[in-house]
Context: one part of a larger RNA
Parts: sequence; structure tokens; C1' cells
RNA sequence: GAUGAACGCUGGCGGCGUGCCUAACACAUGCAAGUCGAACGGAGCUAAGAGUUGGGACUUAAGGCUGAAAAGCCUUUAGCCUUAAGCCCUGAUUCUUAGUUUAGUGGCGGACGGGUGAGUAACGCGUGAGCAACCUGCCUUUCAGAGGGGAAUAACACUGGGAAACCAGUGCUAAUACCGCAUAACGUCCAACCGUGGCAUCACGGAUGGACCAAAGGAGCAAUCCACUGAAAGAUGGGCUCGCGUCCGAUUAGCUAGUUGGCGGGGUAACGGCCCACCAAGGCGACGAUCGGUAGCCGGACUGAGAGGUUGAACGGCCACAUUGGGACUGAGACACGGCCCAGACUCCUACGGGAGGCAGCAGUGGGGAAUAUUAGGCAAUGGGGGAAACCCUGACCUAACAACGCCGCGUGAAGGAUGAAGGCUUUCGGGUUGUAAACUUCUUUGACGUGGGACGAAAACUGACGGUACCACGAAAACAAGCCACGGCUAACUACGUGCCAGCAGCCGCGGUAAUACGUAGGUGGCGAGCGUUAUCC
Repeated sequence: GAUGAACGCUGGCGGCGUGCCUAACACAUGCAAGUCGAACGGAGCUAAGAGUUGGGACUUAAGGCUGAAAAGCCUUUAGCCUUAAGCCCUGAUUCUUAGUUUAGUGGCGGACGGGUGAGUAACGCGUGAGCAACCUGCCUUUCAGAGGGGAAUAACACUGGGAAACCAGUGCUAAUACCGCAUAACGUCCAACCGUGGCAUCACGGAUGGACCAAAGGAGCAAUCCACUGAAAGAUGGGCUCGCGUCCGAUUAGCUAGUUGGCGGGGUAACGGCCCACCAAGGCGACGAUCGGUAGCCGGACUGAGAGGUUGAACGGCCACAUUGGGACUGAGACACGGCCCAGACUCCUACGGGAGGCAGCAGUGGGGAAUAUUAGGCAAUGGGGGAAACCCUGACCUAACAACGCCGCGUGAAGGAUGAAGGCUUUCGGGUUGUAAACUUCUUUGACGUGGGACGAAAACUGACGGUACCACGAAAACAAGCCACGGCUAACUACGUGCCAGCAGCCGCGGUAAUACGUAGGUGGCGAGCGUUAUCC
């Protein structure tokens, strides 16, 4: 000088960063990867129209019954019941259309993004080459095409089993799901030919013949758009090989049988003992093999005049891992963190037969530890996935909260002010010092506080979590804001008292045994300052 720091004392504000270095210990809870109904058949809901049908109320008409009044009777009026018609309200069901939701089939994405550093001394990483030994979804460019059929299956219905997780059977149905056929080259393979080139196997180009291989639709009134198939090229991303470099130990000196090479095969996108059968006996090593220990590597970071030394937090690139070990499936891509299977340990549920789980994602909990934060807001921005789009998802990300953990900035007032006040300390008792320091006078208002206004970030429009934040104006009053360490020498800064080799200090030298500038306290002084010291580590 530096730090992902910790501890002690102290602590006003802001900006930008940073924040489990230990147990890759175990994890409650929530969220972190979905999306597409413009691929498909259903199902639910809503609305409208049409058809069928049920219930209720009212009005009118007809008929019947009962009662009352007038009355000799016909008759009039009121109530109830039945039937028919009209109109109103309400319900069920079928079909059609439209809208909306989505369990399932299907497509794309879950191989990115995010985390961690356990393992790894290795072509893992860095750097420079090579592949005539390779692959590449989405994207871009170009050429050519998309004809005609088929058989199923989830969902659903029914039945059954199970505590559950879930499973079985029967029957039906759709597709951009699946399968034949046609079409077929500049594709692939085979046969033989020519030319050019090279780096050995060979590569490229041309021509001939034969064989083989494809497809899917959707939206829209339409134009058209988006998808689909084959081929060629590009871009991007990867795979493999090699030269060189990459810690310590010789108190590790020999190591090796798929071992080293060959021939033939298998396998792979591809070369290769990568794997296999056979054959040979090789291969590595004091230029350090093998073994053991330690460790992710780099751009960088710290330090240093440099050479060098140390280091690999944060940010960026690569690698490896995802409870431990093993395995493959799907796919352009995985041997796959929030996929599958098996085994182990652990945890949980259970009806004891059997099941479920994986925070080294973001928060958070226990534990460990000297020690490291919120179970926050938002998709507004940037970016990503899906979608024609609207949009949906996004603990990536953007923000806010916590922490002086770091860096930077600001403040805690400024000027005047001598009777050098009081008090403290000291004294040779005269004084000295604290000290222009305070009081007092004049002035200012940064931050904080109060009131009012109020963004940029947002793109033509809509859309702002942050945020009524930053910022601006006004107001009030010196008002709310200083400590820590040291003072023997190194090393800036001295006296008094207490103590008396005690108590104690200490980085080294060393202090302390009766006048201690070295211990403790006080006054004073020095240094740094929202910090100051100590400890640890590196140069």
C1' cells in the first nucleotide's frame, strides 16, 4: 500500500459499488419455464336465433256449483271449479351461430438464462495451428416441390382394481400425430470413365448407367401471409487433433496387458484400442515416468521503479458439477439442476400392500462459524421463451430494504472578539497554560426538518415498479450532527498525581524494586477524522 474482512470504541447525510471466504451440511413455505385454440377432436360457461315442451299469474268467453239481496217466477250480482283462446313471466331440452375458458393429442421451448467450485495437474485452461476425419434447430440467400391414400390412439363413455400415487380392460373419434404409394436431383450408394489439384489415405469438377429416399396444413371475402419437404450456400454454435506453456514432493525410481503397434471388423456426426477377434512385443521414464499432496483455468486484481512476487471475490470467457454412484431415452443439441430408470444414504405419507422428495435458482430456516442481507416491488426499461398478433411467462433483469463492508463527496458553522472572564491543570505563589478558545456582536443556511411544485428514464400513440423519488422554490433557527488512537527511541507529540519488579505495558529495543515524559488517572499536546485503532493475510 491492499482486503468479499472480523473485533473494540464511536457514528450526521448522500452517490456508486459490494455482502456465507466456514458445512458441495440438512432443508419447512412461497415463487424461479412456459406458451400456442390461427395444428386437432372434445368438454364447460355465456349470448343470440330456431324447434319441442313444462309451470305460474292476469284478461275474455262458455259451462257448472254455492251463498247473499230484491223478488211470485224469469233475472241481477259476488265467490269457487273446469275447459278454450290471448298476453306476460319463468324453466327444461335439441340444433345452429358467435364469444370465452382449457384437461388431453400435437408443435416449439424446458441443452438458454440462473447457481456452485466438490472433482480435475488434464488438450481442463491459455495461446497458436489443423480437420482431405465432422455436425449445426431457429435465422439469411438461392433452386425445386407439396399428387393421391390408409390404419390407429389419447381425450371421452362404461366397467373394474387401489388408502393413495395411480393403473387395467372394452367401445368411439381428430390432426401440422403416425404409415404405405406416386413424383426425384445439383442428394446418397454402386459400377466403370475423363480432367484438374494435392498432404499419404485422397479431394474437387464433368459425363454415363442402375438403385434408394419427401411433404401439412392454418388464417383471411380476397390479395396474400405464416407454416411444410428436398437440395446448395452463408452465418452462428459446437465436436475432434496437434505444437508450446501451466504448483509442490526423489524421505515417491521404476511404471504399463487394451498396455504399444498392425490386419480385419463394430460403433460414432467424425478420426482413433473408442470397443472386439487375431498377430507382433512393444510403449513411458532423472529433459522426472509412476505414486503422493494441493488446486477449477484465464482476461484480470494487489504490490513493486521495474524484473518479479502473491492472487483468481465482484465483472467477462472456458471447464466441471447438480443428494451419492451408474445408465440410457427423447432431441438439431443432454447422457439433461427444477426430465426418466436403477442402486445407496437420508426425510416424509401409508389402510403396511406400497408411494413421494432433492434450494450448489430467489428469498427464507436450522446448523457450522470471528463473520456475510428482505420469506420485498415490478415486468416500466434491457434481454429471453412461446404466439400471426393481442398477449402470457420470466426471483434473468430493473428497483427498493438491511450493513460505515469499501471508495468518493459534503456537513457538524463563518467573521470579529482581551478584562487574556470563570472553571480546570500547574506553579519557584510572581505567574504560566487551556486561549480567540468561550461568553458577546454581526452574518450565513449545505445536509437534516416543514410547506408547495415536480421530472428524465417512454420510442408516433398507450404504457413508470422505482416515485410524489431526484430536483426546484419558499420558511425557521447556530439551530439536530465528533470521535478514536498515540505522546521513551524508532515516530509527530510532556507535565502532575497514584503505584512501587506490585498492578501493569510491550511491534523491536525494553519500562516498573519511592520523585516512572514507557504502568493507571488527569490536564495539555500530536495524528487521523465519520471514522479511529487492533488482529489476520499478500506485496

This is a predicted structure of a 539-nucleotide part of an RNA (small-subunit ribosomal RNA, 5' domain) from an uncultured bacterium. The full RNA is in RNAcentral, with records from ENA. Its Rfam family is "Bacterial small subunit ribosomal RNA". Rfam links the family to the GO terms ribosome and structural constituent of ribosome.